[in-house]
Molecule: RNase P RNA; transfer RNA
Organism: Candidatus Acetothermia bacterium
């Protein structure tokens, strides 16, 4: 000096003026009104994606469903939550991103291409040993090296070995399994030794394995104050062959149990608490003006915490590549 | 404030369960029919599947996260 990575700070400062919500003094019989003190938005008050508090419905017992959530330690009330780490993938690096199982089982995988999962044979290679032929390779055969197709084609390399080949065999390498020894809390790492000779992908498909899980959400809920009236009209049942209701979404079981259930008619729809040492229910934090600088971006609490996304200002510190100069 | 739904051509709608070339009606637009329009016939165009990321070979669709537009409560 360009191009990045990981982190931490801030949200204009200072004065004057004239205003806004709340509480609380003053004088005052009381309200109102005035005056004097204090207090008043944010890192995201956003989204409502997670988890709690907190309220109301409920909860005899049994089943199936459904929802979530997943390496390991450790914190936390709990999180799709932090902090270390472990594996595995991307990156020149700094760094970052994901995480139960695919050797329980079902299912998927268009096109292309023989062949797409105990599969395959278009080109091509081969003619030993059998059969057509009858004398080279025209056909059945045999093969899977090598091409070609795909996103992928049943380890990779080199050698035996053959007709031509092939884990057929071999030696190394990878990768998997099962013991066994060492480290490590643990996820996991290194190593010895056996083995079949490779046994693919996809669970943010169904699934399977563990684990958690009642419903609703302040418009939730309490109190008080008003209404829910007459009356018309339909359907069901009235003593066990019970309508209807309650019992997490279903189904068994249980419980209640005589009125219910609808359709018109007409009526109520205010006021406190919930509510918060910002804080209402028309809903407050603002506006000029001087003066400094970077010329001020995102953006406004509505029951209240822990969090995760997202939007967005100006600053710092620490590391990384790369080019140049000394 | 809360709490569900949906977003696909100009419009109306499929496809999405359970991944595999995004299709239909209507409109437009070009021929042809008719003195001419119009109906009819023949053909043609039109798509960032609201937007960005992840999984996957592969995304309209699965999974997350922003925007947007209905609806319900009292």
């Nucleotide at each position: 000096a360009g191009a990045g990575a990981g982190g931490g700070c801030u949200a204009g400062a200072g004065g004057g003026c004239c205003g806004c919500a709340c509480g609380g003094g003053a004088a005052g019989g009381a309200a109102a009104a005035u005056u004097c003190c204090g207090u008043g938005a944010g890192g995201a008050a956003a989204g409502u994606c997670c988890g709690g508090a907190c309220u109301c419905u409920a909860u005899a017992g049994g089943g199936c469903a459904g929802a979530c959530c997943a390496c390991u330690g450790a914190g936390g009330a709990a999180a799709u939550c932090u902090c270390a780490g472990c594996a595995g993938g991307g990156g020149a690096g700094a760094c970052u991103c994901u995480g139960g199982g695919a050797a329980a089982g079902u299912g998927c995988a268009a096109c292309a291409g023989a062949g797409a999962g105990u599969a395959g044979a278009c080109c091509g290679c081969c003619u030993a040993a059998g059969g057509u032929g009858u004398a080279u390779a025209a056909c059945c055969g045999g093969u899977a090296a090598g091409g070609g197709u795909g996103a992928a084609a049943c380890g990779g390399u080199g050698g035996u070995g053959u007709a031509a080949g092939a884990g057929a065999c071999c030696a190394c390498c990878a990768g998997c399994g099962g013991u066994c020894c060492g480290g490590g809390u643990g996820a996991c790492c290194g190593g010895g030794c056996c083995g079949g000779c490779u046994c693919g992908g996809u669970a943010a498909a169904c699934c399977c394995u563990g684990g958690u899980c009642a419903g609703a959400g302040c418009a939730a809920g309490g109190u008080c104050a008003a209404a829910u009236a007459a009356g018309a009209g339909g359907g069901c049942g009235c003593g066990u062959u019970g309508a209807g209701g309650g019992u997490u979404g279903c189904c068994c079981g249980c419980c209640c149990a005589a009125g219910c259930c609808u359709u018109c008619g007409g009526g109520u729809a205010g006021a406190c608490c919930g509510c918060a040492c910002a804080g209402a229910u028309a809903g407050a934090u603002g506006g000029c003006c001087c003066c400094c600088c970077a010329c001020g971006a995102c953006a406004g609490a509505a029951u209240c915490c822990g969090g995760c996304u997202u939007a967005u200002u100006g600053c710092c510190c620490u590391c990384u590549c790369u080019u140049u100069g000394c | 404030g809360c709490c569900a739904g949906c977003g696909u051509a100009g419009c109306u709608c499929a496809a999405u369960c359970c991944g595999g070339c995004a299709g239909a009606g209507c409109a437009a637009c070009u021929g042809a029919u008719u003195u001419g329009u119009a109906a009819u016939c023949a053909g043609u165009a039109g798509g960032u599947u609201g937007c960005c990321a992840g999984u996957u070979c592969g995304a309209c669709u699965c999974u997350g996260g922003c925007c947007g537009c209905u609806g319900g409560c009292u």